[in-house]
Predicted 3D model of a 73-nucleotide RNA (transfer RNA) from a Bacillota bacterium. The prediction has a mean pLDDT of 80. Rfam family: tRNA. Rfam links the family to the GO term triplet codon-amino acid adaptor activity. Rfam classes the family as a transfer RNA. The source organism's lineage runs through Bacteria, Bacillati and Bacillota.

RNA sequence: GGCGGUAUCGUCUAGGGGACUAGGAUGUAUGGUUCUCAGCCAUAAGACCGGGGUUCGAAUCCCCGUACCGCUA
Repeated sequence: GGCGGUAUCGUCUAGGGGACUAGGAUGUAUGGUUCUCAGCCAUAAGACCGGGGUUCGAAUCCCCGUACCGCUA
């Protein structure tokens, strides 16, 4: 250089065109329980890599870019 793959809460991940406000686990915060901590229970905050296109509608499809991974020269 060429080809291919991946990118979603702090972390791991579900979702492949419309389906409660993008769901779950873990972590975090607050409250309860406890003499305290841990544990357990309840509640809350928290994400679609960037730009463009297609479409009535895009996290989802297409194009370009960026980052990472792999194959190849």